[in-house]
Context: one part of a larger RNA
RNA sequence: UGACGGGGGCCCGCACAAGCGGUGGAGCAUGUGGUUUAAUUCGAUGAUACGCGAAGAACCUUACCAGGGCUUGACAUCCUGCGACGUCAUGUAGAGAUAUGUGAUUCCCUUCGGGGCGCAGAGACAGGUGCUGCAUGGUUGUCGUCAGCUCGUGUCGUGAGAUGUUGGGUUAAGUCCCGCAACGAGCGCAACCCCUACUCUUAGUUGCCAGCGGUUCGGCCGGGCACUCUAGGGGGACUGCCCCGGUCAACGGGGAGGAAGGUGGGGAUGACGUCAAAUCAGCAUGGCCCUUACGUCCUGGGCUACACACGUGCUACAAUGGCUGGUACAACGGGCUGCAAAACCGCGAGGUUAAGCAAAUCCCUUAAAGCCGGCCUCAGUUCGGAUUGGAGGCUGCAAUUCGCCUCCAUGAAGUUGGAAUCGCUAGUAACCGCAGAUCAGCUACGCUGCGGUGAAUACGUUCCCGGGCCUUGUACA
Numbered sequence: 001u002g003a004c005g006g007g008g009g010c011c012c013g014c015a016c017a018a019g020c021g022g023u024g025g026a027g028c029a030u031g032u033g034g035u036u037u038a039a040u041u042c043g044a045u046g047a048u049a050c051g052c053g054a055a056g057a058a059c060c061u062u063a064c065c066a067g068g069g070c071u072u073g074a075c076a077u078c079c080u081g082c083g084a085c086g087u088c089a090u091g092u093a094g095a096g097a098u099a100u101g102u103g104a105u106u107c108c109c110u111u112c113g114g115g116g117c118g119c120a121g122a123g124a125c126a127g128g129u130g131c132u133g134c135a136u137g138g139u140u141g142u143c144g145u146c147a148g149c150u151c152g153u154g155u156c157g158u159g160a161g162a163u164g165u166u167g168g169g170u171u172a173a174g175u176c177c178c179g180c181a182a183c184g185a186g187c188g189c190a191a192c193c194c195c196u197a198c199u200c201u202u203a204g205u206u207g208c209c210a211g212c213g214g215u216u217c218g219g220c221c222g223g224g225c226a227c228u229c230u231a232g233g234g235g236g237a238c239u240g241c242c243c244c245g246g247u248c249a250a251c252g253g254g255g256a257g258g259a260a261g262g263u264g265g266g267g268a269u270g271a272c273g274u275c276a277a278a279u280c281a282g283c284a285u286g287g288c289c290c291u292u293a294c295g296u297c298c299u300g301g302g303c304u305a306c307a308c309a310c311g312u313g314c315u316a317c318a319a320u321g322g323c324u325g326g327u328a329c330a331a332c333g334g335g336c337u338g339c340a341a342a343a344c345c346g347c348g349a350g351g352u353u354a355a356g357c358a359a360a361u362c363c364c365u366u367a368a369a370g371c372c373g374g375c376c377u378c379a380g381u382u383c384g385g386a387u388u389g390g391a392g393g394c395u396g397c398a399a400u401u402c403g404c405c406u407c408c409a410u411g412a413a414g415u416u417g418g419a420a421u422c423g424c425u426a427g428u429a430a431c432c433g434c435a436g437a438u439c440a441g442c443u444a445c446g447c448u449g450c451g452g453u454g455a456a457u458a459c460g461u462u463c464c465c466g467g468g469c470c471u472u473g474u475a476c477a
Stems, first nucleotide, its partner, number of pairs: 001477002003474003007471007015461002019424005026315008034306002042053002064301007073125001077124002079121005086105008107116003127290002130288003136284002138279003141275001143273001148187006154163003167178003193267004198235007207225001212222003238261001241255005317417001321376007333364003338357002343352003383414001388409007430453007
């Protein structure tokens, strides 16, 4: 100087407390451990692994296993030779890779040296998701959006170092004020950026009987940009104003005006560093290793196994409910190998046909909870839907291992979950649905967003956890 203390003081955070809803019990989904396996590819492992890399494992992916093939190679550059290679249709052998035929078609540029492209050959070389994240770059998690981390000059100290950065107030903040052997400065904080809340303006193939006319009643048509909206520009909030407190300061409390207050709400933004944290499998890369194989092609299998154990979720156990008829109101997004209206067929999944739309114009797109009626009357039930049988639909070369969906039948466990444990302070929790990425299809109940309905509670900081500042002890560095 740090680190640590079941030392002290001050302070903060859904840290506790006060509340609301869960997890832990059940069934299922998913990830992991374990076990099994020819293989169940690899990585991630307290917080900071476990719906994580996977924003899509039937083949492919795929790295794993079995078997069948290739060896200058699936891919790149160089050299030599040849001129086609290839494409389309089709035959044979084969699981296919591949091997071998038949028919059709067949080069491009050129300064005529050659070049491009393809095939064959030789070797230099290619190739490796093989190892090392404890050789690395880059990127990321975490402490932590915590308020800290440092420097120059000066001063003090033999020196390590101190001072500044401590102190008195204050703040979300090393934020600001005052004081002070310090005076300044940098990285952080804040602000500048984006979305949202109010308004003005510009612009009107979205919107509007707002005011007029027509109407097959639909902004449908004429017409019009007033309004809604869209998206460009501007205004607006700054403790600016008033009162009180306070060192007359910083600031705090209350109030006015205002759509909005005292960082308005949300996001992006992550200092010096810590964990030899994670990643050689995203990529790059040193070293080591393989080179008729640890490379590469193919078929099939596996990653989907199942006595168990754990994490994360979904659905429930019901009456604030279930079923049923009618009826209302969104926002974000996506669409040409695409989204697909309407009509018809089907109980349905879906099918047939097909208008419109490269989209504020058409479609996905009826939002659901809600509201108004009816039935059920506390029961393993008209709760719950697992499991299983049957019949179908869709995607795809192909759904057996191993897809999703529909209908009929079947109706399991489950009656609120031990010890323990998690999230959340407001348009939040809880409840409800919708869209998108990936994607042929989908095991999505995941993820990322979007809107609808919409609470309760916070006395307080003694205690648990984590953190900041000062101080004290130390046999630790």